Record summary:
A computed fold for a 1437-nucleotide RNA from an uncultured bacterium, annotated as small-subunit ribosomal RNA. RNAcentral holds the sequence, with entries from ENA.
RNA sequence: GGAGCUUGCUCCAUGGAUUAGUGGCGAACGGGUGAGUAUCACGUGAAUAACCUGCCCUUAAUUUUGGAAUAACCCAGGGAAACCUGAGCUAAUACCGAAUAAGUAAACCUGUGGCAUCACAUGGUUUUGGAAAGUUUUUCGAUUAAGGAUGGAUUCGCGGCCUAUCAGCUUGUUGGUGAGGUAACGGCUCACCAAGGCGACGAUGGGUAGCUGGUCUGAGAGGACGAUCAGCCACACUGGAACUGAGACACGGUCCAGACUCCUACGGGAGGCAGCAGUGGGGAAUUUUGCACAAUGGGCGAAAGCCUGAUGCAGCAACGCCGCGUGAGUGAAGAAGGCCCUCUGGGUUGUAAAGCUCUUUCGGCUGGGAAGAAGGGUUUACGUGCUAAUAUCACGUAGAUUUGACGGUACCAGAAGAAGAAGCACCGGCUAACUUCGUGCCAGCAGCCGCGGUAAUACGAAGGGUGCAAGCGUUGUUCGGAAUAACUGGGCGUAAAGGGCGCGUAGGCGGGUUGGUAAGUUAGAUGUGAAAUCCCCGGGCUUAACCUGGGAACUGCAUCUAAUACUGCCGAUCUUGAAUGUUCGAGAGGGUGGUGGAAUUCCCGGUGUAGAAGUGAAAUUCGUAGAUAUCGGGAGGAACAUCCGAGGCGAAGGCGGCCACCUGGCGAAACAUUGACGCUGAGGCGCGAAAGCGUGGGGAUCAAACAGGAUUAGAUACCCUGGUAGUCCACGCCGUAAACGAUGGAUGCUAGAUGUUCGGAGAGUUAACCCUCUGAGUAUCGCAGCUAACGCAUUAAGCAUCCCGCCUGGGAAGUACAGUCGCAAGGCUGAAACUCAAAGGAAUUGACGGGGGCCCGCACAAGCGGUGGAGUAUGUGGUUUAAUUCGAAGCAACGCGCAGAACCUUACCUGGUCUUGACAUCCCGCGAAGAUUGCAGAGAUGUAAUCGUCCCUUCGGGGACGCGGAGACAGGUGCUGCAUGGCUGUCGUCAGCUCGUGUCGUAAGAUGUUGGGUUAAGUCCCGCAACGAGCGCAACCCACGUCGUUAGUUGCCAGCAUUUAGUUGGGCACUCUAGCGAGACCGCCGGUGAUAAACCGGAGGAAGGUGUGGAUGACGUCAAGUCAUCAUGCCCCUUACAUCCUGGGCUACACACGUACUACAAUGCUACGGACAAAGGGCAGCAAACUCGCGAGAGCUAGCAAAUCCCAUAAACCGUGGCUCAGUUCAGAUCGUAGGCUGCAACUCGCCUACGUGAAGGAGGAAUCGCUAGUAAUCGCAGGUCAGCAUACUGCGGUGAAUACGUUCCCGGGCCUUGUACACACCGCCCGUCACACCAUGGAAGUUGGCCACGCCCGAAGCCGUUACUCCAACCCUUGUGGAGGAGGACGUCGAAGGUGGGGCUGAUGACUGGGGUGAAGUCGUAACAAGGUAGCCGUA
Repeated sequence: GGAGCUUGCUCCAUGGAUUAGUGGCGAACGGGUGAGUAUCACGUGAAUAACCUGCCCUUAAUUUUGGAAUAACCCAGGGAAACCUGAGCUAAUACCGAAUAAGUAAACCUGUGGCAUCACAUGGUUUUGGAAAGUUUUUCGAUUAAGGAUGGAUUCGCGGCCUAUCAGCUUGUUGGUGAGGUAACGGCUCACCAAGGCGACGAUGGGUAGCUGGUCUGAGAGGACGAUCAGCCACACUGGAACUGAGACACGGUCCAGACUCCUACGGGAGGCAGCAGUGGGGAAUUUUGCACAAUGGGCGAAAGCCUGAUGCAGCAACGCCGCGUGAGUGAAGAAGGCCCUCUGGGUUGUAAAGCUCUUUCGGCUGGGAAGAAGGGUUUACGUGCUAAUAUCACGUAGAUUUGACGGUACCAGAAGAAGAAGCACCGGCUAACUUCGUGCCAGCAGCCGCGGUAAUACGAAGGGUGCAAGCGUUGUUCGGAAUAACUGGGCGUAAAGGGCGCGUAGGCGGGUUGGUAAGUUAGAUGUGAAAUCCCCGGGCUUAACCUGGGAACUGCAUCUAAUACUGCCGAUCUUGAAUGUUCGAGAGGGUGGUGGAAUUCCCGGUGUAGAAGUGAAAUUCGUAGAUAUCGGGAGGAACAUCCGAGGCGAAGGCGGCCACCUGGCGAAACAUUGACGCUGAGGCGCGAAAGCGUGGGGAUCAAACAGGAUUAGAUACCCUGGUAGUCCACGCCGUAAACGAUGGAUGCUAGAUGUUCGGAGAGUUAACCCUCUGAGUAUCGCAGCUAACGCAUUAAGCAUCCCGCCUGGGAAGUACAGUCGCAAGGCUGAAACUCAAAGGAAUUGACGGGGGCCCGCACAAGCGGUGGAGUAUGUGGUUUAAUUCGAAGCAACGCGCAGAACCUUACCUGGUCUUGACAUCCCGCGAAGAUUGCAGAGAUGUAAUCGUCCCUUCGGGGACGCGGAGACAGGUGCUGCAUGGCUGUCGUCAGCUCGUGUCGUAAGAUGUUGGGUUAAGUCCCGCAACGAGCGCAACCCACGUCGUUAGUUGCCAGCAUUUAGUUGGGCACUCUAGCGAGACCGCCGGUGAUAAACCGGAGGAAGGUGUGGAUGACGUCAAGUCAUCAUGCCCCUUACAUCCUGGGCUACACACGUACUACAAUGCUACGGACAAAGGGCAGCAAACUCGCGAGAGCUAGCAAAUCCCAUAAACCGUGGCUCAGUUCAGAUCGUAGGCUGCAACUCGCCUACGUGAAGGAGGAAUCGCUAGUAAUCGCAGGUCAGCAUACUGCGGUGAAUACGUUCCCGGGCCUUGUACACACCGCCCGUCACACCAUGGAAGUUGGCCACGCCCGAAGCCGUUACUCCAACCCUUGUGGAGGAGGACGUCGAAGGUGGGGCUGAUGACUGGGGUGAAGUCGUAACAAGGUAGCCGUA
C1' cells in the first nucleotide's frame, strides 16, 4: 500500500531492523614465541628446457539446455549434558548430466633451432569442458585459452660454532632398468640388477645454537652478541595423522594417543593465552583486566557499512637518550656557629650567609586554544558518456553538509612571588682530593699492592676537600688496553718452547730462456648487494634526543670485455741446482770370521815364614790345614795401556789390539753425460746409550739386592770385607736419557786473525823442507750486526727465502680418565676441579761458604802466672718472704747502675697520718718571723701556756716569712728505651767509608777504591778512563825519656863556715820544681829494589825508623743499654700510683754460676834489727810531740788552707836466730769472752783490738783466662765515696822475668777472587713422611636418572590397497532385473604412543680407598742451595 471479513484481526506486496540456516569469500594474512634445528634452515649468487599460483591486470572466445537432492522448517524419539537419531516438505551462484569448442593434454611424422631430456611450426587419433538473477542495458559475476603481476615450490656453487680423549661411517645405503606417486625433478616409494657412496680439505658421533640485515667495542684487522625495527625459518599442551582448500598437514579447524585441568545423574563429555590485558608460581627483576577504530593497514561487501587487543593513543617504571630548572648581581663587621692549631691569638668553612638590587624558566592559579581530515556519503548546480530521452546510470567540476580516541592536550597570554625544587660516591699509591677524634691485628676495610698489634691522611665519626649531578655508587656481562694466540703483529741457546736421529708419502715451496693459455692477478663495464641502521649534505618539531628527503656506502657474489709483469697450466730449449761416469785420497763408519800379548782371578807344583789385607783409625776377612811375597806350568772370561791429539769417521745413538772377507758414506782434480730429476716433510717406516724383560749359552773382573764390620744420637747411607742378578754372546722385545751445541733441515749473502786434519795447484829446492793460493772439515779469538743480559759472530744466536716441529703464568701434572703400543716394567697421546700472585731468566751490590789466594791481631804456637777444687768476700740466678724495690742478660749482664743500704738513702712491705698538698706561681684574709716550756702519742701530729713585735713608705699601703680559705694547679723512681733527645757500650784504633766531574753500562751499578810493589795504616810509589776532594790513618795535644835557657822558695848542698839535724850563714854549680826552647827527619853511609816508594844493615845520638804511654773512636751495625741521672711526646693515678711518719726489708738460704781475696807453705813462716819510693789528701779537716792503754784507742794541743806542718813507720828487700815437711810455729774460717771507735741509735745489720778456739785446704777434672818489657809476676802506698764501714774501684811507685821456630790449625778482622736457590742476609733458606682440620678430585661392590640407536610384541587415528557382507537419489551402460561406480563394515601394508630385551653414551650418588691442595707457632730427621759437608742432575732397575 492492497485484499478479506468475524471492525480488529488475518493475508498479500514492498521498505527497514534483528536473527537461525543454506550458499560465497576470508579464516594459510595480521599478532606471539625461539622449544627444536649444525639443516639448502639461513646469507649470497645462480638454475627450473622439472613446477603451481585464489583474489588483481591484459587479450581472445563463450555463458545453450536439463535433472535429482538436502539444510532450514514440521512431527516423533534418545540423553544429566555435549549433542544425536528417525520420518516428511522445500530453494539456490549448493549438487549432477547433455550440446558446442580451441592455439588444451597424450602419442606419431616432417622442418627449424638448441646444452641432453627438449622448444616452435604443420597434419591425423583419443580425452576434458559452463551457473544463475533482471523487462532491457549496464554493473557484479561464471567458464576456457594465452600472457602479466604477486606469492609459493624444488635444485645447485660458495659462506658462517666447539670437540680427534668421536676415525672410520653407510644397506634405500650409491648407481641403473621398469613401475607407482607428486604441482613438479628425484630412492620420494616399490620390484629386479650392480657394489657402490662419504671421509684427515675432518666423514660419522657428541656438545652448543634459530639464521641474517645489523648491535656493542676497536685506529684498523678483529672480538663478542643477534633485545627493540626489518627479511627468512621453525613452533602453537606433547606425539602422530590426514581432510578441506589456490594455498595448511592449519595458534584461537578436525581425528587419534598421552599428560594435566574442569563438568557429570558415573553412562559420558569439555579444554589448550609462545594473541591483548590480567592471575598464580618461579625469580635479583620486567607495566593497565585503559580509550578508539579519528588516522594507517587488513578481511568481507556493489556500496553504506561491519569486523580488526593489527594499529593509533593514553596509564605505570629516572630503564635509556635528550633538553631545562633548583636563581642572578652586589655584599668583609671577613658576623655567629662548626672544625683545626704553636690557644689573651690565628687559620678554615667564606662572598658562603645575613643585608641590598633584580629576573620568573619549570611548578601552582586565571583565560584563550590548534595541526593531525583526506576521503567517502548525502544534496544543489553544471558538464561529458550511454541512450529515442532533458529517465536512470557512470564519470568529472564547483558549492553546502558531515567524521578527532589522544584532549581542553601541544601552544599562547596574564597576575603574584626567590618564592615549591640536591643528592651520591670518593679523598694511602694507581687516581683529582687531608686533618682531628674514637678504636688498638679488635671492630673493620680491600679492584691490585696492602692497611689495623696506643700517636691509622687506608677501619668508624666529624670538619674540610675532590669528582659527577637528577642522578650517583655497587654488582654482573662484552670489547678495549692485551703485540697476553701476534693476518695486520710474537716467539723457541739460558726465561714456556727444536721432535733423540734418519729415510720418505701426501702436502707446501721451487733455477735460466722462449712460445701458448688466461685459472690466480689487475682494470673497465653490467646485474645484484631489500628497506631501516652507520656516514655526508639538507628539511621538520623553540633546541636536542627524535623524525624525515637526497647522496655516498654496503669493502660481497655472478657475468662480460680487456691486459699478461708475476704465479699457475701446456709445449720447446739451456746448464749454474741435483745426479752419474772416469782417476785418486783419508778414516776407531758398519757386519762376519780368525788371531795376539799384557793384566786381574782361579787351579797345580817349587822356594819360603808369620803375617797379609784394609782404614781417618779400626774391625769383619784371609793365613801355621802354610796365606801375603816369589818362580814355573795351566784354565777361563772380559777389556784392548803406550801410539792417542780441542785428531778422525758416522744421521744420531755411538765407534779404538792385529789380520782377512763383505759393505755404506765422504772429499779432491779435471773432463764427459743426464737436463731441474730439487728442498722440506703431517701421517708412515727404520735406527736408537744405559738400565730392564724373554729363551739359551757364558761368567774373569766389577757389582744393584743381600750379609757382616765400622761410623753415628740413630746410619736401612757415605768407608771396609764379601757377594747374587746384571755386566759378555746369540736371537727377540723395550724405545726412553741433562738422547745437549740445552741451538730442526736446506739455500744464498755479510771484515778478518790464528791453530789443526784430509786433498789439489804454483814458485824455490836434488830431496827433506818451506812459501803462496785453493777445496772440504774441525777449533780458538775477533769487526759490523744481533741479544734482556750473558753471549753469538762465514760451523751465527747476523741479513733473507722455503718447509716441518713446538710454546702461551706457577702448582695440581706429564697426573687422572679414555684410546693405543708393550710379556711386564711402562711408553705415546694428554686434561679438569682446586689453589697461588707469583714462578722464572740474566746480570748487580752485599752477606755467607766445613771455596781459593794474600795479610794482620796475645788469634794459635813458645812461655810465665792464674780461674775451674777449699774457705771467705761480693754480684747474679733460683727459692723464700708482708717486702726481700727496680734495672742490666753471650762476647758487649753478673766487685755492673751502687765513688761505699744500721735510721736517712729507699724507689719495697706493715701500720698510722694528710688532701691546693712535702715543693712552684697567682688571689683573699689574718699575723712579723721565731723561740721556750708542759701534756698526749711509736712518731708524724695534736693541744696549751709564755716570750717576741722585722724592713721600706708618698702613711693609702708594699716586701720577706708564717697560718687559714677558694680554685687554677702541684706531685708521680707509675707505663712505653719498640714514640724520643742526650749520653754510653760494641764491632774497633779495625782501615776503612764516601762525594763532585768525567767515562762505561738499557739499567741496578761500575770505574776512581782494582793491578805491581810497600806500609802499623786507602801509608806511600809506579801503572791505569780517570782527574780531584771529603770523613777516617798520620801529624797537631798531654805525660815520660836527653840537653839548653829563665827562675831559685817552702826545694837543693859541690866548695867555705856552723851544727844532733841543709839547722843556720852563704850559694843556685848539681838534684828538683815549672815556664820557654832544642832534639829524630830514613837526615847521613852501604846494600836490595824499577834509578820509585820503601826495606835491611851501619855511624852518630839520651832516644831510630809510629821512641814509650795516654787522650783522640770515620760511614755505619746491633729497634744494643738507659723514661730509675737529666730532658721529653702519648697514656694512666689525683682523699691517691701523690705526701709525711714509725718499724721492717733491700743483709733471707736445700742450691747453681760469675768476679775477687786468702791459702795450701821452706824461693816459706816467725822473732828481732836495718835500708830505699812515688803519687796523693787535709779546716765541721790532717794532726806531730808528750802521757795512759798489750792493743784498737783515749787525753792534751804544737804546726799546717800546706814543695814549709800532718796523714807517714812504705812493703817486698837485707842481716841474724828459730821452725824441718807435719794439717805443722802452714792456713786462717767459725765460735766464745772482754774491749775500742763512729753515730740519736750498731738486735735484725758496722768496723777495729786483745785473749782463747783452730774448719776446709797437701796445687785443684772436663774446660778456660791474662800477658811480648820496665810488660807478666810479686810488694806495699795513696785517693775518691764516707759520721762509721773496702778483699771493690781509681791512681802511685819498689823488685823484676821467660818466650815468640813460625802462620798448618782454633777465634776475630782486612783486601782480591769464586759459588749461591741467602737479602730479617747461614741463628739464612729449605725437602719428605707422620699427626690434625678443611676443600676439590680419581677408583670402587653397587644404587638411581637422562639421552640414543637396535631386536621383538601390541597397534589408535588416518591415507592407500583388497573384499565373496550390507547399503546407494540425480549421472554412465542396460528393455528390465542388474552392472559399473561409490559408501559402510571386515581384512591387509605402513604407522604414534605403549610394553619388553640386551646394549652404547652421559650425569648424580656410594661403604671403603688413592694421591693432590690449603692451613702463625705439632713430630721425625736434614735431601737440596757454599766443594751444603758423599758435587749436583737425567734415564732405568